[in-house]
RNA sequence: GCCCCUGUGGCUCAAUUGGUAGAGCGACCGCCUUGUAAGCGGUAGGUUGCAGGUUCAAGUCCUGCCGGGGGCACCA
Numbered sequence: 001g002c003c004c005c006u007g008u009g010g011c012u013c014a015a016u017u018g019g020u021a022g023a024g025c026g027a028c029c030g031c032c033u034u035g036u037a038a039g040c041g042g043u044a045g046g047u048u049g050c051a052g053g054u055u056c057a058a059g060u061c062c063u064g065c066c067g068g069g070g071g072c073a074c075c076a
Base pairs, nucleotide, nucleotide: 001072002071003070004069005068006067007066010025011024012023013022019056027043028042029041030040031039049065050064051063052062053061
């Protein structure tokens, strides 16, 4: 340098092939307990990496850029 995969709450991952983003863990509050843990209930937390494009509608499709992983090539 070229090609492929990948980026979604703090972490790990979903989202039925475009129809408006959810779960577990964690955090916080409460219940329970003599107390802690466990268990139960609730609350908050998202510009879906960034910028554009297509569309009535984009996490999903297209383009460029950035980060991560892998392969190939070059290396006087």
This is a predicted structure of a 76-nucleotide RNA (transfer RNA) from Alphaproteobacteria bacterium GM202ARS2. The coordinates come from a structure-prediction model, not an experiment, and the mean pLDDT is 82. Its Rfam family is "tRNA".